[in-house]
RNA sequence: GCUAAUGUAGCUCAGCCGGUAGAGCAGUUGAUUCGUAAUCAACAGGUCGUGGGUUCGAGUCCCACCAUUAGCU
Numbered sequence: 001g002c003u004a005a006u007g008u009a010g011c012u013c014a015g016c017c018g019g020u021a022g023a024g025c026a027g028u029u030g031a032u033u034c035g036u037a038a039u040c041a042a043c044a045g046g047u048c049g050u051g052g053g054u055u056c057g058a059g060u061c062c063c064a065c066c067a068u069u070a071g072c073u
Base pairs, nucleotide, nucleotide: 001072002071003070004069005068006067007066010025011024012023013022019056027043028042029041030040031039049065050064051063052062053061
């Protein structure tokens, strides 16, 4: 330099043919316990990498860029 994949909650990841963003773990609060752990219940946490485009509507489609990973030279 070229090609491909990935980028979504603190972490690991779902999200189908475009139609109001979710799970597990972690966190907070409560219940339970003499207390802790475990268990149960509830809550909180997101500019969906950045910027444009298409569309009534974009995490999803298109373009450019950025980051990471892999391959080729």
Predicted 3D model of a 73-nucleotide RNA (transfer RNA) from a Clostridiales bacterium. Model confidence (mean pLDDT): 81 of 100. It matches the Rfam family "tRNA". Rfam classes the family as a transfer RNA. NCBI's taxonomy places the organism under Bacteria, Bacillati, Bacillota, Clostridia, Eubacteriales.